[in-house]
RNA sequence: GUGGUCAUGGUGUAGUGGUAGCACAGGGGCUUGUGGAGCCCUUAGCAUGGGUUCAAUCCCCAUUGGCCACC
Numbered sequence: 001g002u003g004g005u006c007a008u009g010g011u012g013u014a015g016u017g018g019u020a021g022c023a024c025a026g027g028g029g030c031u032u033g034u035g036g037a038g039c040c041c042u043u044a045g046c047a048u049g050g051g052u053u054c055a056a057u058c059c060c061c062a063u064u065g066g067c068c069a070c071c
Base pairs, nucleotide, nucleotide: 001070002069003068004067005066006065007064010024011023012022013021018054026042027041028040029039030038047063048062049061050060051059
């Protein structure tokens, strides 16, 4: 340099056009003699910039970063 692939809460991940879910972690509560476990509630997220569309995490282009292959 060329091609491929990935980027979603603090962490690990699901979601392939129509209100973004789950688990752990964080906060509050119930329970307990204390703690742990358990149960309930809650906070927090689509890498960036454009395009297509009534509507984009999803499709297209570019950029940034990680990984792989070739040179």